Overview:
Fluoride riboswitch aptamer (crcB RNA motif) from Thermus sp. JCM 17653, 60 nucleotides, folded computationally. It matches the Rfam family "Fluoride riboswitch aptamer (crcB RNA motif)". On this family, see Ren et al., Nature 2012: "Fluoride ion encapsulation by Mg2+ ions and phosphates in a fluoride riboswitch". The source organism's lineage runs through Bacteria, Deinococcota, Deinococci, Thermales and Thermus. Its mean pLDDT, the model's own confidence on a scale to 100, is 81.

[in-house]
This record gives sequence, structure tokens and C1' cells, in this order.
RNA sequence: UGGGUGUAGGGCGAUGGAGUCCGCCUGAACCGCCCACCGGCUGAUGACUCCUACCGGCGA
Repeated sequence: UGGGUGUAGGGCGAUGGAGUCCGCCUGAACCGCCCACCGGCUGAUGACUCCUACCGGCGA
């Protein structure tokens, strides 16, 4: 100095916030799908619960 591993801390899991759990990364993890182009489609979760926003239906 470089590489590997462990621990701690930190970060991340296609659109907001919080809690719990799970997974991933340590300069990476992560950055949805269709289409030649034009253009088009689904979902606020990684999963569960709640809030907010959005969409549909019914009632007052």
C1' cells in the first nucleotide's frame, strides 16, 4: 500500500411520512415496465400496520 473477513457506524430496497420486521451495500447497494421513434402503463410498502396524497363505487 492492496486484498479478504469480522465488528461498529452509516447508507439502500422505481413517487411522501412514521413504527416493526426482513434483505442488501460499505463507495457500493439503489435508479419499474412497454416502444425503432412518437408515445403508453402499474404501484405511494421489500413485507406488515398507520397517516397523507391519488383513483373507483355507494350513502348523507